RNA sequence: GCGGGUGUAGUUCAGCGGUAGAACAAUUCCUUGCCAAGGAAUAGGUCAUGGAUUCGAAUUCCAUCACCCGCU
Numbered sequence: 001g002c003g004g005g006u007g008u009a010g011u012u013c014a015g016c017g018g019u020a021g022a023a024c025a026a027u028u029c030c031u032u033g034c035c036a037a038g039g040a041a042u043a044g045g046u047c048a049u050g051g052a053u054u055c056g057a058a059u060u061c062c063a064u065c066a067c068c069c070g071c072u
Base pairs, nucleotide, nucleotide: 001071002070003069004068005067006066007065010024011023012022013021018055026042027041028040029039030038048064049063050062051061052060
């Protein structure tokens, strides 16, 4: 330099163009004399960045950035 892949909650990952979710973790509460375990609730997201298409984009297209793999 060329090609491909990945980028979504603190972490690991889902997510068919139509309100962004789960598990674990966090916080509060319940249960217990205390711990552990269990239960309930809450909070947490500029969906890597910028454009394009569309009535509407995490999702489609283009460019860029970061990381990973391959080729040279």
This is a predicted structure of a 72-nucleotide RNA (transfer RNA) from an Anaerolineae bacterium. It matches the Rfam family "tRNA". The family's RNA type in Rfam is transfer RNA. The prediction has a mean pLDDT of 82.